[in-house]
């Protein structure tokens, strides 16, 4: 690079000591009733492999990966509806779809 997926699920001890939610910007949370991080144990899912079946699909399994606060926390780009303000552009609040960016697996 390329696909495919991301509103579900599923956390307690130990070290450790202040930052954590990917980076930037706004927001909004999370943390000294311990945050990044590392180590045990557990749990969750089922993308690869295996295994069966009726095989573009379904079902076991858990062996390799992933994950285990909030929709990938949420929003910056486009763009549809709905309301304010403005009445040429436009700009602000709300919900919706898309993209972009990123995560995971697989090649």
């Nucleotide at each position: 690079c390329u696909c495919a997926u991301c509103a579900a699920g599923a956390g307690g001890g130990g070290c450790a000591g202040a930052g954590g939610g990917a980076a930037c910007c706004g927001g909004c949370c999370c943390g000294c009733u311990g945050a990044a991080g590392c180590c045990c144990c557990g749990g969750c899912a089922a993308c690869c492999a295996c295994c069966c079946g009726u095989u573009u699909c379904g079902g076991g399994c858990a062996g390799g990966u992933g994950c285990c606060a909030a929709g990938u926390c949420c929003g910056g780009c486009c763009u549809u509806c709905g309301g304010g303000c403005a009445a040429c552009c436009g700009u602000c609040c709300g919900a919706g779809g898309g993209g972009a960016a990123g995560a995971u697996g697989a090649g």
About this RNA
A computed fold for a 107-nucleotide RNA from a soil metagenome, annotated as SAM riboswitch aptamer (S box leader). The RNAcentral record of the sequence draws on MGnify. The prediction has a mean pLDDT of 86.